[in-house]
Predicted 3D model of a 263-nucleotide part of an RNA (large-subunit ribosomal RNA, domain VI) from Candidatus Magasanikbacteria bacterium RIFOXYD1_FULL_40_23. It matches the Rfam family "Bacterial large subunit ribosomal RNA". Rfam links the family to the GO terms structural constituent of ribosome and ribosome. Lineage of the source: Bacteria > Bacteria candidate phyla > Candidatus Magasanikiibacteriota.
Context: one part of a larger RNA
RNA sequence: CGUAGAAUGUUGAGAAGGCUCUUUCCUAGUACGAGAGGACCGGAAAGAACAAAUCUCUGGUGUACCAGUUGUCCUACCAAGGGCAUUGCUGGGUAGCUAUUAUUUGGCACGGAUAAACGCUGAAAGCAUAUAAGCGUGAAGCCGUCUUCAAGAUUAACAUUCGUUAUAGACCCCUUGUAGAUUACAAGGUUGAUAGGCUCUAUGUGUAAGCAUCGUAAGGUGUUAAGCUGAGGAGUACUAAUCGGUCGAGCGCACGAAAGAAG
Numbered sequence: 001c002g003u004a005g006a007a008u009g010u011u012g013a014g015a016a017g018g019c020u021c022u023u024u025c026c027u028a029g030u031a032c033g034a035g036a037g038g039a040c041c042g043g044a045a046a047g048a049a050c051a052a053a054u055c056u057c058u059g060g061u062g063u064a065c066c067a068g069u070u071g072u073c074c075u076a077c078c079a080a081g082g083g084c085a086u087u088g089c090u091g092g093g094u095a096g097c098u099a100u101u102a103u104u105u106g107g108c109a110c111g112g113a114u115a116a117a118c119g120c121u122g123a124a125a126g127c128a129u130a131u132a133a134g135c136g137u138g139a140a141g142c143c144g145u146c147u148u149c150a151a152g153a154u155u156a157a158c159a160u161u162c163g164u165u166a167u168a169g170a171c172c173c174c175u176u177g178u179a180g181a182u183u184a185c186a187a188g189g190u191u192g193a194u195a196g197g198c199u200c201u202a203u204g205u206g207u208a209a210g211c212a213u214c215g216u217a218a219g220g221u222g223u224u225a226a227g228c229u230g231a232g233g234a235g236u237a238c239u240a241a242u243c244g245g246u247c248g249a250g251c252g253c254a255c256g257a258a259a260g261a262a263g
Stems, first nucleotide, its partner, number of pairs: 001152001005162006014149004020048007032037001050106005058099004065092005070085006110144003117137004169247004173189005194240003197236005204228002210223005
């Protein structure tokens, strides 16, 4: 830009992906075979590689969470803190992200047409012949079935609802995240829980500061499962989503009305 107004929900022409393999057990030490050995068919269970999804578990990360600790500077000093030193170093760790290092799931089954191969009926050619006419069986392969995309499928599809002169609807703008480079998508915009704040809570860390007490002191103990706690959960309009603005249906024909030139 088109599909000549929108919103929502679909169909599927077509396209892409997938279809895997191994081992063990039962049938059965059976059929077969002198023995050695050792099945078809059928059934079951484990696993490998591959793929997808996810973060409940196990782990990793987690430089705005907690604690310990060294040197030095600063807050006048003590105490308590802050800066810098790779996040100074060390021990843990929420959310998120993430791993065949975690978990879950997948390949099934079935149908159709076939290959090799095997057949039925059957002439040419009184026989024979799976083939010449005709009809079958038959593979991890092919076409479906399964998953994903999909009406620019210009053959531009379908259904439902709304809308007809500034309406339906959409956007700008703003708060954001389940989304994200931008855009898009999604949740919202006071008829509001969208984000922040606050309250409660989960989680993490591991018992704060101050005070008291014991000890000459380093330090211990009590108050104290304390204090602090990013991204998690819930509640709550305190703050910010104000007020507003923009876009939004073309052409032709027919009929009718009004005006009107020439005649």